[in-house]
Model confidence (mean pLDDT): 87 of 100. A computed fold for a 75-nucleotide RNA from a Candidatus Acetothermia bacterium, annotated as c-di-GMP-I-GGC riboswitch aptamer.
């Protein structure tokens, strides 16, 4: 150094509920944990959702790909 997840620090937070934005898909803060080692960022391909249907959006906690990163046991 690339890889891997056992523990420890730390960390994020789905469902549901209350505010709020937005025509929606589904955002943002509160609480709250189902679960995650990138569920950290990014809409590049592919998927799937949305509408005022087009030179349009949402999804990064649906895969993959880029790109940073914490700890540090075995193989």
């Nucleotide at each position: 150094a690339a890889a891997c997840g056992a523990a420890c620090a730390g960390g994020c937070a789905a469902a549901c509920u209350c505010u709020u934005u937005g025509c929606g898909a589904a955002g943002a803060g509160a609480g709250g944990a189902c679960g995650c080692a990138a569920a950290g960022c990014c809409a590049c391909g592919g998927g799937u959702c949305u509408u005022a249907u087009a030179u349009a959006g949402a999804u990064a906690g649906c895969c993959g790909g880029g790109u940073u990163a914490c700890c540090g046991a075995a193989a």